[in-house]
Context: one part of a larger RNA
RNA sequence: CGCUCGUCGUGUUGGUUGGUGGGAUUUCCAUUCAACCCAUCUUGAAAUGCAAACCAUGGAGUCUAACAUGUGUGCGGAUCAGUGGGUUUGAAAACCUGUGAGGCGUAAGGAAACUAAUGGGUGAGAUCCCCUCUCUGAGGGGUGCAUCGUCGAUCGACCUUGAGCUUAUGCAAAGGGUUCGAACGUGAGCACACCUGUUGGGACCUGAAAGAUGGUGAACUAUGCCUAGGUAGGGUAAAGCCAGAGGAAACUCUGGUGGAGGCUCGUAGUGAUACUGAUGUGCAAAUCGUUUGUCUGAUUUGGGUAUAGGGGCGAAAGACUAAUCGAACCAUCUAGUAGCUGGUUUCCUCCGAAGUUUCCCUUAGGAUAGCUGGAGCUCACGUGCGAGUUUUAUCGAGUAAAGAAAAUGAUUAGAGGCUUCAGGGGCAUAAUUCCAUCGAACUAUUCUCAAAGUUUAAAUAGGUAAGAGGGUGUGGCUGCUCUAUUGAGCCGUGCUGUGGAAUCGAGAGCUCCAAGUCAGCCAUUUUUUGUAAGUAGAAUAGGUGAUGUGGGAUGAACCAAAAUUUGAGUUACGGUGUCAAAUUGUGCGCCAACCUAUAUCCCACAAAGCGUGUUGGUUGAUUAAGACAGCAAGAUGGUGGUCAUGGAAGUCGAAAUCCGCUAAGUGUGUAACAAUUCACCUACCGAAUCAACUAGCCCUGAAAAUGGAUGACACUGAAGCACACAACCUAUACUCGACCGUCGAAGCAAUUUCCUAGCUCCGAUGAGUAGGAGGAUGCAGGGGUCAUUGAGAAACCUCGAGUCUGAGCUUGGGUGGAUCAGUCCCCGAUGCAGAUCUUGGU
Repeated sequence: CGCUCGUCGUGUUGGUUGGUGGGAUUUCCAUUCAACCCAUCUUGAAAUGCAAACCAUGGAGUCUAACAUGUGUGCGGAUCAGUGGGUUUGAAAACCUGUGAGGCGUAAGGAAACUAAUGGGUGAGAUCCCCUCUCUGAGGGGUGCAUCGUCGAUCGACCUUGAGCUUAUGCAAAGGGUUCGAACGUGAGCACACCUGUUGGGACCUGAAAGAUGGUGAACUAUGCCUAGGUAGGGUAAAGCCAGAGGAAACUCUGGUGGAGGCUCGUAGUGAUACUGAUGUGCAAAUCGUUUGUCUGAUUUGGGUAUAGGGGCGAAAGACUAAUCGAACCAUCUAGUAGCUGGUUUCCUCCGAAGUUUCCCUUAGGAUAGCUGGAGCUCACGUGCGAGUUUUAUCGAGUAAAGAAAAUGAUUAGAGGCUUCAGGGGCAUAAUUCCAUCGAACUAUUCUCAAAGUUUAAAUAGGUAAGAGGGUGUGGCUGCUCUAUUGAGCCGUGCUGUGGAAUCGAGAGCUCCAAGUCAGCCAUUUUUUGUAAGUAGAAUAGGUGAUGUGGGAUGAACCAAAAUUUGAGUUACGGUGUCAAAUUGUGCGCCAACCUAUAUCCCACAAAGCGUGUUGGUUGAUUAAGACAGCAAGAUGGUGGUCAUGGAAGUCGAAAUCCGCUAAGUGUGUAACAAUUCACCUACCGAAUCAACUAGCCCUGAAAAUGGAUGACACUGAAGCACACAACCUAUACUCGACCGUCGAAGCAAUUUCCUAGCUCCGAUGAGUAGGAGGAUGCAGGGGUCAUUGAGAAACCUCGAGUCUGAGCUUGGGUGGAUCAGUCCCCGAUGCAGAUCUUGGU
C1' cells in the first nucleotide's frame, strides 16, 4: 500500500416491529334518533275492510281483417296487387322480365231515367324586385305562393220562364232563384312499413247462476210384481163347545173348555225418542254407549224383474233417483256470456287531469262537450299581438238594503167630529128633527212586517268600446229602399299619423289525432231542507283527491311552505323548565280554585243564572256646618177622635183629615192594654263613607258506567291568564355556490385531434295518481361483422371490488365441465310479489 473480516461512530436510504395521533373509505356489531304493511277498491286504509307463511317454475293488451290521423320510403297523372316466363336453390326466399282482364285515383249530381264543370273580382298575406331618405332602419311603388274571409260565374238536383225547331212527340237558346250537393274553379294520388286509435273476431287474463244436443245409471234409494226365506217366552181371553142351576116359556146365570186379535209385556229382527252423553284432523264424509218405538203384521230380508231426467217413484218430507236433487251424472256446443269481482311483469326523463254539461229502459255503464297529452302548420320581434288586472265611456238586471205618514197584502194603539151608516137610550115633536152614548166607516197620525209585494235601489259580477278594417270630402253603380239622386250597400278616388288610456307579458293564431275522467270530499263566506247531525242539496274562490316537508303530542283537508342531488347562511308557522334544539329572559298587572284552578285556531265543548271571593271602571249621593259604623237619649199631645165590633186605647176593618208641638210618626206584639223597635233628631267619637250599574280572573251552576290524561312529568315570586320588549331555536321555504337533467337564446364547417345526432357559452327551470310522450336496460331466436373457450365456456354461489340518476353493467374468489360475449339490424309465446293464481318443495 492492496485485499478480506469484525467492532464502534456519523450520515443517507430501505425494511420489520411496537407506541401515540390525524384523515379517507367500505363492511359488520352496538347505541341514539327517525320510522305503522305492502297490493287493492275507495271521497278517505296502518286499519277492528279484503288478498298475502316462505322459495323455485309457469303466468295476462296478442295475431288477423277493415277503417282513421300522423310519420317515413318508392313511383307519380298515375300506381299496385295478382299472374305468366326465366335465373338460382334442398324446399323457399331473392333477382330479371312480360302483361295490366282487376283495385284505388283521374267528375260530379240525382231516388231514377239521365244530364254533366277551362279562364274572375276583392281583403289579409310569405317571398322577390325597383325608387327615396335622416341608411343595423324607415317610407313609397310593384309582384303576389300556400292558406283564410267574402262576392260573382260554372255543373247536377229542385222551383220558375219558354224564343225557336219538330216525325207532334220531343229537342230546347237567352234568362231568373235568401233552395240543395261529399261538386268545378289547371289535377295528387297509389303501394308498402311503423306508431296510436276504433270495430269484428275467444280479443288483456281468470271466474258464474244459466241454455242446448247426445248418451250413462234403480249395486244406494223410491214403488209395484214374481220367487225364496226369517220371526223366543209370557199376558189377556172373542166366537164356538161341555156341564150344572133357575124358569111356565123365551131364555138367563155359574163353572169349565177353547184360543181369535193390523190386542198387550218382551228376545232376535227392524227402527231411532232422550242424554241435545261419547266422538267431532273420528272406528266412521253420520259411528259408539245407555235410554227408547215396534215386534203375526200396512211385518222383515235375499234374488229376479219393471219404471230414466222436465222423466221416474213418492202412506207427500220437494222426500228419493249411486256420499250429487226446488230437476242426476258424463261428453260436446265452449276459451259460452258478464255494464260485475280479482289480477295485469324493467328503469329514467318531460308534460299532466277529471268527478262537470247534454242525451240514453240512464243512475256500478256508455256516448257528447269540457279538462289533458302528442303531432304539426302559419306568422312574429313590432310602439304589433295578447291578458282570470285596473281606468274611462256606455248598456242590461230587480238581489242586499230601504219603505209602510207610496200601490198590493198583513198588522197594534189611541185621537178627531165637517160628513155617512147600524144599535139600544133620553127630552120631545108637524117632521126622516134634537141630545148624549156605543160601534163601524172616514180623516190625520202611530207600532210591527212579506221567497212567490214594491216607488226607490246598491256592492260584487257580466256585455261592448278605447281607431288606418278609422275619420272626413268627392265621383259613379244597383233589379234593394224612398214622394224625391232620398236612404242603404258596393266600386273608384283625394286629404288626414299626437298610432288615440294604464299595467304586465316565458310571443300570437290555427289544424289534426288520442288517452284518462263522467261515484268525489273538506274548511271560510253566502245559502235551501231538516229539531239537529262527522246529515242531505247549491253558489264563490281555495285546498285534499294526485303531495311529500316544518308546526298543531296524535291526524287526507288547519297554520307555514310546495320538493332534482348537495355545501354554507337566514327565516316562516310554532316554540325556548325536563322529555326535546333554543332565555327557569326583562317589564307590568291579575288569579288561590277540597267535587277536578288553569293553560294555544280548526279541536275534541259547556249555558242562562248567582256571589259582601278579589281587582278595575262608570254614574249618583253623604261628609270638619262632623258624615258612615259603634254606643247612648227621645220617638207625642187634644184623644181611648167617628163608624163598626164580643173586644179595637196609633197599628182586624171602613170613611174622613181639624189643630198644636214638631227633629219625629214605620213595624213587632196583646183578647184589649202593656212592652219593644225602625225612619228621624241629638250627645260621644274624628275621616272618609254609601248606593246602583258595569267587566277581568276566580267560585257555583257541573251526575255514568275498565283507570287517564293542558301530550307526559310537573308547575303557583308560574312552566297559568293578559299586555309589551328583546335574544335565541328550527323546514325539502328564501339567499349564495357546485353537479345532473329538461327547455330556451346565441356563436362555431377555417387553421386540421375529433365532432353538427356535435362543440362552446349564457339564462330559466325541476312535486305528481289516472293518463300521454321521449329515451334507455335486460331475455329468447335469426342475419352481418368482430371475437371467446380444457392455459377451463355457459350457468350457479359470494359478509369481495369498481361503476351508472336507474333498470343494470364490469370484475376478483369458489363450484362447474363445453360452449359463447360485444356491436349493427331483424324478430318476439320477451322482464312478476300479489290474481282464495298453476305445479313442485320447505

This is a predicted structure of an 842-nucleotide part of an RNA (large-subunit ribosomal RNA, domain II) from Pinus taeda. The RNAcentral record of the full RNA draws on SILVA. Its Rfam family is "Eukaryotic large subunit ribosomal RNA". The family is grouped with related families in Rfam's "LSU clan". Lineage of the source: Eukaryota > Embryophyta > Euphyllophyta > Pinopsida > Pinus subgen. Pinus.